Context: one part of a larger RNA
């Protein structure tokens, strides 16, 4: 000077209490240990691994496994030598294909020069140098990343002070979310962080008015902004305003700040993003990529077909759906956001219990279409029971998508109807439009979501306080530890 303390003493954070709801019991998605396996590719291991790369494994992917080819090679760049019916197409025939096989057809370009000869190019053959590698080392590294933590602290230069390592500064009294600010002060300053600057949100105002709207006038319908006309209102997208402790009162060292009130859509950082300082974990990635050194070279390279990654005594983690009456059925009537769309969303209509199919207006989209939102609300039924609860399994029929659903997609319809009656020790999310609850979109993608990434409805309960756990900062203090 740092670490540490079953030391002190301020101080903070869904850290604890105070409350709502998982979780851990079941069933199944799913990921991992394990163990099988001819493979079950490989990475990620406490927080910070484990619905994690992977934002979609049937074939591809694909790296693993058997089996069958290839060998300057699926892609690239040199050099040398050979090739003329050459490259190119490619019938037959062996083959699961890939590869062999090779009858037929059969080319271009450039130069000299000339009318088909010479030389060269692209090509292909042989050689070579190399090539290629998801081979190893993340503890040879660049680059991105997690964390600790949006924690407030890390730092410097000058000048003092110490032999000297350092010290001050950065401590101190207050305040703040904050090394934010203020006062003292050997210290003056000054950088990286903090706020700000930038997006979305919430008020309001000028432009603008079509595809968006519709008050007022007219037209027209069983009805709908449907039409004439309007941009007023809503909306939309640029561009301004507005909030700054600015007002007034009280504490407060006459400061910083504090508390509380006016006005105000909005109060003291307004909500919510982006944004991550100097490190730290030889933390993660050689499989994104890029790279150093080692291996490899008829194989750890490259093609292909199947086959694995999907296996299953079992252990874990993360979800889903549930045990019911605040509920399930049936049945009518509501009201959204925010995305997507041309090899694509696909209406009206018509078939079909349905998955779906037939069909193709209208859209390159504020136009058309996905797109029914759902939970809600009304009406009946069921009346506490393994049920009208729950849906797992499992058999038939059958749609869909793709050459192809055996292993190994989804989805309907009809039958079956398992466990399970709220879940031990424990543990985990949330302080507000938040959790709970409900549903819609999108990426990826032919097919395949309970995963993720958004989106809006409904809409709550609690916080006495910091003694106690868990982490974090400041200062002080012991110390055999660096």
């Nucleotide at each position: 000077u740092g670490a540490c303390g079953g030391g002190g003493g301020c101080c903070c954070g869904c850290a604890c209490a105070a409350g709502c709801g998982g979780u851990g019991g079941a069933g199944c998605a799913u990921g991992u240990g394990g163990u099988u396996u001819a493979a079950u590719u490989c990475g990620a291991c406490g927080c910070a691994a484990c619905g994690c790369g992977a934002a979609a494994a049937a074939c591809c992917u694909u790296a693993c496994c058997u089996g069958g080819g290839c060998u300057u090679g699926a892609a690239c760049u040199g050099c040398u030598g050979g090739u003329a019916c050459u490259a190119g197409u490619g019938a037959u025939c062996c083959g699961a294909a890939a590869g062999g096989u090779g009858a037929a057809c059969g080319a271009u370009c450039c130069u000299g020069c000339u009318u088909g000869c010479a030389g060269g190019a692209a090509g292909c053959c042989a050689g070579u140098a190399g090539a290629g590698g998801u081979g190893c080392u993340g503890c040879a590294u660049g680059g991105c990343u997690g964390u600790c933590g949006u924690c407030a602290g890390c730092u410097c230069a000058u000048g003092u002070c110490g032999u000297g390592a350092g010290a001050u500064g950065u401590u101190g009294g207050g305040u703040u979310a904050a090394g934010u600010c203020c006062c003292g002060c050997a210290a003056c300053g000054a950088g990286c962080g903090c706020a700000a600057c930038c997006c979305c949100u919430g008020c309001u105002u000028u432009u603008a008015g079509u595809u968006g709207c519709c008050a007022g006038c007219g037209a027209g319908u069983c009805a709908u902004g449907u039409c004439g006309g309007g941009c007023a209102c809503u909306c939309u997208a640029a561009g301004g305003g507005g909030a700054c402790u600015g007002c007034c009162c009280c504490g407060g060292a006459u400061a910083a700040c504090g508390g509380g009130g006016a006005g105000g859509a909005a109060g003291g950082u307004g909500g919510g993003g982006a944004u991550g300082a100097c490190g730290u974990c030889a933390a993660g990635u050689c499989a994104g990529c890029a790279u150093g050194g080692c291996c490899u070279u008829u194989a750890u390279g490259u093609c292909c077909a199947g086959g694995g990654c999907u296996a299953c005594a079992c252990a874990c983690g993360u979800g889903c759906u549930a045990c019911a009456a605040u509920g399930g059925g049936c049945g009518g009537u509501a009201c959204a956001g925010a995305g997507g769309g041309a090899a694509g969303c696909g209406a009206u209509a018509g078939g079909g219990c349905g998955a779906c199919c037939u069909g193709g207006a209208g859209c390159u989209g504020a136009u058309c279409c996905c797109u029914a939102a759902a939970a809600a609300c009304c009406g009946u039924c069921c009346u506490c029971a393994g049920u009208u609860c729950a849906g797992a399994u499992u058999g038939c029929a059958g749609g869909c998508u793709g050459a192809a659903a055996c292993u190994c997609g989804c989805c309907u319809g009809c039958a079956u109807g398992a466990a399970g009656u709220u879940g031990g020790a424990g543990u985990u999310g949330c302080u507000a439009g938040u959790a709970a609850c409900c549903g819609c979109u999108g990426g990826c993608c032919a097919g395949c979501a309970u995963a993720c990434a958004g989106u809006g409805g409904u809409g709550a309960a609690u916080a006495c306080g910091u003694u106690c756990u868990c982490g974090g900062g400041c200062c002080u203090u012991g110390u055999a530890c660096a």